[in-house]
Context: one part of a larger RNA
């Protein structure tokens, strides 16, 4: 642009793509078969190992915007207290997210025509014979079943519900969208999802959690290094509420052919 009005939610499955693995062990059973040695078809159950998908409770990474310890050196006029810089200085932890080495789950199980391969009935050919008519059994291939896309499937598809005005004209501007703006476990951009005062979408604030591990001032004490009170302190990014405190301002397109 179309999909013979303009939406706005649900779908349906032409067709596409994915997945299909393997191993031991146990019980049938030391049974069948075998002189023995040895060791089963079948059917049952359990457990791995490769993969693959989704997750982050649990274990563990990371975690340069959390907390703490600490070295030299430099500023803050000293002291205290903090700050720069030295790979993030160096160490010891660490939330949210991201993840494996962590967890959960898959493959199956049906149907259907078949390969090889084995039958049944059976004539040419008074018998035989799975094959000539005819019927069957049969595999991880094949097509179903499972799982993901999907109506641009141009044969464009279904359902549900909205809206289809008014004015001579300028112009108004339906349902409904859209730029725009606040954001987002969306995300290279578009896109996609949340929300725009009828608001909890970001910030902020407050509550809490959650790491760190007991701030600073003061007070005792010690000669001082320090140790004890006050103090599970004190400060915490992304977590989790709750709160209009701040920004979410402004604008446009949308009613037709036969």
């Nucleotide at each position: 642009c179309g999909u013979a009005g303009g939406a706005a939610a649900c779908u349906u499955g032409a067709g596409a793509g994915g997945c299909u693995u393997u191993c031991u062990c146990c019980c049938u059973a030391g049974u069948a078969c075998g002189a023995g040695a040895g060791g089963a078809c079948u059917g049952g159950g359990a457990g791995g190992g490769a993969c693959g998908c989704a997750c982050c409770g649990c274990u563990g990474g990371u975690g340069g915007u959390c907390c703490a310890g600490u070295u030299a050196u430099g500023g803050c006029g000293c002291u205290a207290g903090c700050c720069g810089u030295a790979c993030a200085g160096c160490u010891g932890g660490g939330u949210a997210g991201c993840u494996a080495c962590g967890u959960g789950c898959g493959g199956a199980a049906u149907g259907g025509a078949u390969a090889a391969a084995c039958g049944c009935u059976g004539a040419a050919a008074g018998c035989a014979u799975a094959u000539a008519a005819g019927c069957g059994u049969g595999a991880a291939a094949c097509u179903u079943c499972c799982c993901c896309c999907a109506a641009g499937a141009u044969a464009a598809g279904g359902u549900u519900u909205c809206c289809u005005u008014c004015g001579a004209a300028a112009g108004u501007g339906a349902a409904g969208g859209c730029u725009c703006c606040u954001g987002g476990a969306a995300g290279a951009c578009g896109a996609c999802c949340a929300g725009g005062u009828c608001g909890a979408u970001a910030g902020g604030u407050u509550g809490g959690g959650u790491g760190u591990g007991u701030a600073a001032c003061g007070g005792a004490u010690g000669a001082a290094a320090g140790u004890c009170c006050c103090u599970a302190a004190g400060c915490u990014g992304a977590c989790c509420a709750a709160u209009a405190c701040u920004a979410a301002c402004a604008g446009c397109c949308g009613a037709a052919c036969g």
A computed fold for a 258-nucleotide part of an RNA from Tuwongella immobilis, annotated as large-subunit ribosomal RNA, domain VI. Its Rfam family is "Bacterial large subunit ribosomal RNA". Rfam links the family to the GO terms structural constituent of ribosome and ribosome. The source organism's lineage runs through Bacteria, Pseudomonadati, Gemmatales, Gemmataceae and Tuwongella. The coordinates come from a structure-prediction model, not an experiment, and the mean pLDDT is 86.